The RNA shown here (small-subunit ribosomal RNA) has 1548 nucleotides and comes from Caryophanales bacterium UBA5348.
[in-house]
RNA sequence: AGAGUUUGAUCCUGGCUCAGGAUGAACGCUGGCGGCAUGCCUAAGACAUGCAAGUCGAACGAGGGAACUUAUUGAAGCGGAAGUGCUUGCACGGAAGUGGAUAUAAAAUUCCCUAGUGGCGCACGGGUGAGUAACACGUGGGUAAUCUGCCUUUAAGAUGGGGACAACAGUUGGAAACGACUGCUAAUACCGAAUAGCAAGUAGAAAUGAUUUUUCUAUUUUGAAAGGAGCCUUUAAAGCUCCGCUUAGAGAUGAGCCUGCGGCGUAUUAGCUAGUUGGUGGGGUAAUGGCCUACCAAGGCAACGAUGCGUAGCCGGUCUGAGAGGACGAACGGCCACACUGGGACUGAGACACGGCCCAGACUCCUACGGGAGACAGCAGUUAGGAAUAUUCGGCAAUGGGGGAAACCCUGACCGAGCGAUGCCGCGUGAGUGAUGAAGGUUCUAUGAAUCGUAAAACUCUGUUGUAUGGGAAGAACGACUAGAUUAGGAAAUGAAUUUAGUGUGACGGUACCAUACCAGAAAGCUCCGGCUAACUACGUGCCAGCAGCCGCGGUAAUACGUAGGGAGCGAGCGUUAUCCGGAUUUAUUGGGCGUAAAGCGUGUGUAGGCGGUUAAUUAAGUCUAGAAUUAAACCCUAAGGCUCAACCUUAGUUCGUUUUAGAAACUGGUUAGCUUGAGUAUAGUAGAGGCAAGUGGAAUUUCUAGUGUAGCGGUAAAAUGUGUAGAUAUUAGAAGGAACAUCAGUGGCGAAGGCGACUUGCUGGGCUAUUACUGACGCUGAGGCACGAAAGCGUGGGGAGCGAAUAGGAUUAGAUACCCUAGUAGUCCACGCCGUAAACGAUGAGUACUAAGUGUUGGAAUUAUCCAGUGCUGAAGUUAACGCAUUAAGUACUCCGCCUGAGUAGUACGGUCGCAAGGCUGAAACUCAAAGGAAUUGACGGGCACCCGCACAAGCGGUGGAGCAUGCUGUUUAAUUCGAAGAUACGCGAAGAAUCUUACCAGGGCUUGACAUCCCUCUGACUGGUCUGGAAACAGAUCUUUCCCUUCGGGGACAGGGGUGACAGGUGGUGCAUGGUUGUCGUCAGCUCGUGUCGUGAGAUGUUGGGUUAAGUCCCGCAACGAGCGCAACCCUUGCCUUUAGUUGCAAACAGUUAGGCUGUGCACUCUAAAGGGACUGCCGAUGACAAAUCGGAGGAAGGUGGGGAUGACGUCAAAUCAUCAUGCCCUUUAUGUCCUGGGCUACACACGUGCUACAAUGGUCGGUACAACGGGUUGCCACCUCGCAAGAGGAAGCUAAUCCCUUAAAGCCGAUCCCAGUUCGGAUUGCAGGCUGCAACUCGCCUGCAUGAAGCCGGAGUUGCUAGUAAUCGCGGAUCAGAAUGCCGUGGUGAAUGCGUUCCCGGGUCUUGUACACACCGCCCGUCACACCAUGGGAGUUGGAAAUACCCGAAGCCGGUGAGCUAACCGUAAGGAGGCAGCUGUCGAAGGUAGGGCCAAUGACUGGGGUGAAGUCGUAACAAGGUAGCCGUAUCGGAAGGUGCGGCUG
Repeated sequence: AGAGUUUGAUCCUGGCUCAGGAUGAACGCUGGCGGCAUGCCUAAGACAUGCAAGUCGAACGAGGGAACUUAUUGAAGCGGAAGUGCUUGCACGGAAGUGGAUAUAAAAUUCCCUAGUGGCGCACGGGUGAGUAACACGUGGGUAAUCUGCCUUUAAGAUGGGGACAACAGUUGGAAACGACUGCUAAUACCGAAUAGCAAGUAGAAAUGAUUUUUCUAUUUUGAAAGGAGCCUUUAAAGCUCCGCUUAGAGAUGAGCCUGCGGCGUAUUAGCUAGUUGGUGGGGUAAUGGCCUACCAAGGCAACGAUGCGUAGCCGGUCUGAGAGGACGAACGGCCACACUGGGACUGAGACACGGCCCAGACUCCUACGGGAGACAGCAGUUAGGAAUAUUCGGCAAUGGGGGAAACCCUGACCGAGCGAUGCCGCGUGAGUGAUGAAGGUUCUAUGAAUCGUAAAACUCUGUUGUAUGGGAAGAACGACUAGAUUAGGAAAUGAAUUUAGUGUGACGGUACCAUACCAGAAAGCUCCGGCUAACUACGUGCCAGCAGCCGCGGUAAUACGUAGGGAGCGAGCGUUAUCCGGAUUUAUUGGGCGUAAAGCGUGUGUAGGCGGUUAAUUAAGUCUAGAAUUAAACCCUAAGGCUCAACCUUAGUUCGUUUUAGAAACUGGUUAGCUUGAGUAUAGUAGAGGCAAGUGGAAUUUCUAGUGUAGCGGUAAAAUGUGUAGAUAUUAGAAGGAACAUCAGUGGCGAAGGCGACUUGCUGGGCUAUUACUGACGCUGAGGCACGAAAGCGUGGGGAGCGAAUAGGAUUAGAUACCCUAGUAGUCCACGCCGUAAACGAUGAGUACUAAGUGUUGGAAUUAUCCAGUGCUGAAGUUAACGCAUUAAGUACUCCGCCUGAGUAGUACGGUCGCAAGGCUGAAACUCAAAGGAAUUGACGGGCACCCGCACAAGCGGUGGAGCAUGCUGUUUAAUUCGAAGAUACGCGAAGAAUCUUACCAGGGCUUGACAUCCCUCUGACUGGUCUGGAAACAGAUCUUUCCCUUCGGGGACAGGGGUGACAGGUGGUGCAUGGUUGUCGUCAGCUCGUGUCGUGAGAUGUUGGGUUAAGUCCCGCAACGAGCGCAACCCUUGCCUUUAGUUGCAAACAGUUAGGCUGUGCACUCUAAAGGGACUGCCGAUGACAAAUCGGAGGAAGGUGGGGAUGACGUCAAAUCAUCAUGCCCUUUAUGUCCUGGGCUACACACGUGCUACAAUGGUCGGUACAACGGGUUGCCACCUCGCAAGAGGAAGCUAAUCCCUUAAAGCCGAUCCCAGUUCGGAUUGCAGGCUGCAACUCGCCUGCAUGAAGCCGGAGUUGCUAGUAAUCGCGGAUCAGAAUGCCGUGGUGAAUGCGUUCCCGGGUCUUGUACACACCGCCCGUCACACCAUGGGAGUUGGAAAUACCCGAAGCCGGUGAGCUAACCGUAAGGAGGCAGCUGUCGAAGGUAGGGCCAAUGACUGGGGUGAAGUCGUAACAAGGUAGCCGUAUCGGAAGGUGCGGCUG
């Protein structure tokens, strides 16, 4: 940084898609380690269980426990005396002594626990983002309108009293939760009194100046805890220190309120508002304020977007981007809001309070049914939802918070660990040597190579990680305690602050890290490989299965599907999905457009707004300069530093913007004073279909009246309907009526546009020119608004000649709701009122300025240059995608307005608004597609144009189409009627020849390495030929004959045959749409291209077009072209003339002979033969032409303008034909789709078609006579001649391997005869009989002959075909194929015409040009209805739900108010009571709830409307070419449908 995709190709416009980055992600496959981060985005759904807010005994009274002391008690244990028994050293026995458990009591002290009073905290910390479009947030200000616990500091003070209530005890209610009554008691709990002003009120004075400001004086009112701990002295009191307390000032922190500015969508939400806006009085608050209330006024907000609706926590920042921007608002940080839903207050410095209270609601739980309890959006965890998100962990060691004097306690804040590749970062899965280039896989051009691949193995090495063992941190600093020191104060001590030394504290964790040892051992996947986009082959599949981000791939050779091999990329990850930014300059401020691609309002006027000439002064809002404040931290960036590096972390630096102070004054703005050039006014002229109204005129159409007149008129491509003998049309005269104004008339005029056209008059708008004068920026544009606005249409009333939607009839047509014709209503006209749209177009908004010319025209002025204002054309620079525009810009600039953002859906739906209606204006979405579109290019095409050519037409001659037959084809039939060829370019074609064969088809009978080829094994034998049997034959069997070469005699070789095995043979099986080769056709048409140059952004163009000319792109001239190639022509063959050479088999002029035949001699002159040459070149003359090319005419010449004919076929087209000539890929078949044989079929026959033959007769038939060719062929042959036969032919037989012999009599013709116009002496089909020939064979199914028979047919409808001179026509002859079998085919000669004015038309072709929506190219493209399926959507009787509001009802808790007859400790009071307070009751407000009628939104709904998409459906053919009626726009009307018609408009 771009790329793919619209086209045959191009440029442009324009959308869609891709490559990048990112994520709180999820899913698929895979998974070694560590560090740092991060983890319910959905149900602000519901929650079991545990924990998350307590602490203080140095505020207080109690209760309990423990320790210590004293007194009493005196357990166990130790001890072992008496005594007893007897076995004399043992047992029993237990007294003293010791011991001090336990228990009781007392007082002092210390410690612990528990509930309560009291204090502080619980308003922090933690969670979530539902609500909120708002002063909620951000930013900057204000508070002279405020509060602030704990904390810091300053000053002063702390006097003296009183009465209760918990706890507790007793009684008692309740299941519980929780209470009730009576009695006792303490305080740092509560209440008076004193003191004080510094607090509040009032009054006065002074100062200040935005107010309810500040200071001073006087007066009134108002306050506190005699507290706690420690120390000392001395003896009952004081002092000191610390903590705590009160008042006041200041600070800090935090909070409240006000305010400028800023940040979402929707106008299909345009009006909103009643405490609403303001004032006064009052209330309320810490404080301002309609915050609340009473009264008064009628305001306030809004197009600079009010109100409504939808959506949304805001920001620092995050992601992306070059930036400007765009999107987002997880984690971290600031603010806000919320705590099951809704309402409310209490306490307090602070709450209307997440783990407080009251009430209402929904839900869950307990219950003894009376009543109660609860709120994880704290940390874990459960369940539900979901694609999806973790442990019911450890610790207060650190940091921080609460309480406390402190120790300490509490802390799911926090610090850590666990889980998850969720992300970022780092490391590893080894390194070196190693070729036999192994095996194996895969592939190929396949005896062999290539690749995986130095890869592996093997050897050497290392040890990160891992495993094992051992060592082992930092994070710890405080505080406290012990012992000291210093400082201030004090009489001293205690204490306070600072400090030294010591004691002591780690969840993580025996973790990080270090050392040693050990083994390459335990550690690689995922995606992709058609293009974009790096990376290719094989097999399978066969529009199937499937892929796909876009283009697209797959229908038998798939680099695109699946698998494999190989390769590419990334790598503990890789892909996919989702979302955001980018690319996208595709909303364009940076940085786009509007003539034709989407886009200029139909036109004007003008409001708001935006912009604005020139000079001077002033101001300082914009602007600029300098300073100040703020811009939290984190983040980004830069520089250092710390973890081995990095991620990560630490430190430092930098910053937008806003506010403010001072200054500057050029520019913009404001103010003031001027100017005249912009604009306007006056004056004098001037042109004009400018507008409105009234009047007038002639031509024409129609009708009526009258006359003349007679059979048609009218209409069309042609007709018919119609009209006319009841007198039309025509013509003459007159009259009536309506509408429109010929000529002039002109890219002429006027108007803002629509539009305006006879003449006259009246009224009226605007323009232009000239001269001076005046005003003095008065200007430009213009959202809304207002006005005008063709045609059609609507309403009311007139009018109605012509024209003429609808309608009727006639034609046309397959149909014809059309085009054409005849009629004809609305309408067209007028008046008044609506409508408000057009291709309302220059498809070009308005204004100003600038930027070459030339030329025509209108108006004016000057009349000599010229100037001004319009209106056209051509063109410079410039511009444009191109076309084009170009002083009348689409150029260069400025100002303002309108509009556009892929195509379809759709200018549709819904809503709103206007309209009498028709409808207009505004104006979407779902869904579908990857295009839709503009300009230009090359082709092709046109029922477009121009030119040219061709037997293309015309002019002629002869055919065909009718008949019979031949032949081919379709169809049908069949066992088979083998196959192919199909407009031209298939059809007497492949087939130059089907009885068998051919033969490919059918039936039947056989064979299976095969009928044919190669290789191998074995056996036999030369090969061959003959005979017999069965059989239809193939075949099977038997048999006879025959016996190669070499030899070392064993055998071997060649060839042949039999048998066997497998490789293989074979296939006229498929595919001509896999191919080669060959061929047809356009077309023997004159075209098709290239190099260089030039032009064009490019496709492309030029050359190759143009003027002439030609058969020709043939030649000449011109020309940004110059040259060249394939084609044309020529070269080749043949024919026409001449010459030379050569004369046998040819010829015969002269000579000679002759059997009279060039037969013979002879000759090569001639004919001829066959080789080489010559000749013709527009060369010569004249005319025309451009002085050219060339054409015309002429001369000469055998031949004259290519002499005639042939061969020769450019680039290409038709997926043209052929796999059945041949070759060939792939597929199929292999006891058959191969092969052999016999017979049949290809020859069928209601029919249809093509090509031919013979005819229909007298230009003839028949008979007789008679003349003249050429090309060819011949030994399995042609066959003379002779004989036989009516003949076909047969039997003999000479010659000839051919200029020698034969085929071989040419026929038409000519000379005679006959027939006499008939279905005939025409015609010969058909059939019968008898024969001939070929051939194994003639039935299916050959040809010929004779006799007999004697169909149809008397010249052929529509139509169609060949031919331009030795041609058509006509007449025979020959040949190939071939045993036989041509009316076909290929050749050959004889006789031998007619016509051609000419290019209008038909067909085909060429060139130029034009249009095109075609490019598979008109056999193209394409429109609409209908039918079927699916999809989304509108309407719809309604139904259901939701949110918000209005009116009324009810009215909880609670604040505030009233009352308070009940109750009542503190104060007063000589005791009764009072003051004050409380319960209770009650009022306003008030949540939820209820009722009612509306508005809005969503879902759904029988039926219904159109839309979209679908395979080859139906009907037509509207559009694209002049699309066959030019198309389109608006409107009206009609019709199955496209659509038709009327009126007006446009040219696209």